[in-house]
Order: sequence, then structure tokens, then C1' cells
RNA sequence: UGCGGCGUGGUCGAGUCGGUACGACGCGCGACUGUUAAUCGCGAAAGGCAGGUUCGAGUCCUGCCGCCGCAG
Repeated sequence: UGCGGCGUGGUCGAGUCGGUACGACGCGCGACUGUUAAUCGCGAAAGGCAGGUUCGAGUCCUGCCGCCGCAG
């Protein structure tokens, strides 16, 4: 430098043909408990950046950034 793949809460993953962003762990509050832990209930929190297409984009298109792999 070229090609391919990937980028989603604090962490790890899912998301089908474009139509309400889902789960686990963690965190906060509550219940339970002599206390803690465990368990149960509730809650906060996310699309790498900038554009484009569309009524509607995590998903499609373009550029850039970062990570991984391959080639030189």
C1' cells in the first nucleotide's frame, strides 16, 4: 500500500428480508435475612466518526478512524 472480516450499555455476546435494540454478568434501589451472601422484584445505561439512500438504517451505499487476518 492492496484485499477481506470486524466495531452494539461498564464487560461479553445476539439481533433473520430495513420496521419497538435483546440476553448474561456487573451496577443502583427494594423485598427476604439477626448481618452479609444467596435468591426474588424493579431500574439506569449502548449502535466508532461524518455524510448519503429511505416514510423508516445496528442492518444498505460513500469517505474516514481503530482492531484482526491475508498478500506485497
Description:
Transfer RNA from a Gaiellaceae bacterium, 72 nucleotides, folded computationally. It matches the Rfam family "tRNA". Rfam classes the family as a transfer RNA. The sequence is in RNAcentral, with records from ENA.